[in-house]
Order: sequence, then structure tokens, then C1' cells
RNA sequence: GCGCCCGUAGCUCAAUUGGAUAGAGCGACAGACUUCGAAUCUGUAGGCUGGGAGUUCGAGCCUCUCCGGGCGCACCA
Repeated sequence: GCGCCCGUAGCUCAAUUGGAUAGAGCGACAGACUUCGAAUCUGUAGGCUGGGAGUUCGAGCCUCUCCGGGCGCACCA
């Protein structure tokens, strides 16, 4: 340099393949329980779905571009 894949909550992953309010587990915080913790139970917060643009009545999902990461190939006098 070329090609392919990935990017969603602090972390790991969903979202019925374009449908309206983006969820779960772990973690965090608060409460219950406990002599105090751990464990367990209940609740709460936490997201511009990597950025931007486009298509569409409607985008996490489709298209383009940029950024970041991974893999393969090529180049390396």
C1' cells in the first nucleotide's frame, strides 16, 4: 500500500436481520439482611450505538468518508 472483519453502558455481549421507548450479566452506588463483613435479595444511576455525511416515513442495522483495533497478502533496495 491492497483486501477482509470489528467498534453499542466502566468490562463482556444482545437487539427477532430497517420499525418507533437500545437491553442483559458482571461491576458501581443506595437499601434490606448481618455484631461487622462476605454471600444473598431489592432498587437506582450509567449510552449522542467511534466521529461526520447520505439514503429512507423511519438507521445500532444500508451507503460514503474519516478515526481506532485485529487478521491476511504485497513491498522492504

Transfer RNA from an uncultured Acidobacteriota bacterium, 77 nucleotides, folded computationally.
The coordinates come from a structure-prediction model, not an experiment, and the mean pLDDT is 81.